[in-house]
Notes
The prediction has a mean pLDDT of 75. Predicted 3D model of a 145-nucleotide RNA (c-di-AMP riboswitch aptamer (ydaO/yuaA leader)) from Paenibacillus algicola.
Formats: sequence, structure tokens, C1' cells
RNA sequence: UGAAUAGAUCAGCCGAGUUUCGAUAAGAAAACGGGGGAACCAUGUAAUUGGGGUGAAUUUCGCUUUUUGCAGGAGAAGCGAAUAGGGCAGCCUGUGAUAUGCCCGAAUCCGUCAGCUAACCUCGUAGGCUGUGUGCACAGGGACC
Repeated sequence: UGAAUAGAUCAGCCGAGUUUCGAUAAGAAAACGGGGGAACCAUGUAAUUGGGGUGAAUUUCGCUUUUUGCAGGAGAAGCGAAUAGGGCAGCCUGUGAUAUGCCCGAAUCCGUCAGCUAACCUCGUAGGCUGUGUGCACAGGGACC
């Protein structure tokens, strides 16, 4: 001097998942979010072909392996391509134009049971990531070099 890794501070993203009080601690309150639960309305059939909840996370196709079957096919797991749907735009503020770019498209819970739903009852306060500039132009500010 350079690179990588780790930690701290600070700034930020997904998400309901934050704040305050208390330290005589365990908790309380507020805030945000979820579930159950009348009438009216809706459903007219239901049934292990179970059903339902949280969530954006549904659906389709192809390939491989495997189970079942005479076979067609059906089921399970994995990989890939799409897709309903969802998120971000990155030093700060403002303005203009406006739709390009980059990601996600999971997981899990209840346990045979739940439509909506006032009163009422009840539960949660996680987890995971990013960082010298993450789309175009202009103006101002500011950090670093």
C1' cells in the first nucleotide's frame, strides 16, 4: 500500500414484529398485526378425495429418479423454464420526465374443526439481509477519496 474476513458505529431493506416505563428485574402500557366469535347476509350440500390459518408466495409445462399398475396413468422427491401475485431503486433534499433495471414468487402452523360477524375472548412483538454510492436529467447540500 492492496485484498479478504470479522466486529462496532451509523445509514438503510423485507416483515405486524416498534416505543415507553420498570431494574424491587420475571413484567406493564401504548402502538402495530393475527385468530376465534351473533343477528342479517352468504353457502345448498357435506363426506381422508379431509378441511382450515399465517404469508406476495398461486398456477402451468418439461426433464430425472422412485412408488404403484399389464399398460395408459396417478403419487412422491429433485432440477429447470414460465406465471397469478409481491418488493426495491441505494449519500440527503427538491424539481422534471417516465418505465427501464434488479430481486422474490418460500416456508410453516392447527389437528377432523372454524363462512361473514357487533359485543366479547385470545395470541404475536420474530427472523433474515445490504452498505462509496442500484435506472435518466437538473439544482442545492454533504461525506469519503
Taxonomically the source falls in Paenibacillus (Bacteria, Bacillota, Caryophanales, Paenibacillaceae).
The model forms 92% of the base pairs in the Rfam consensus.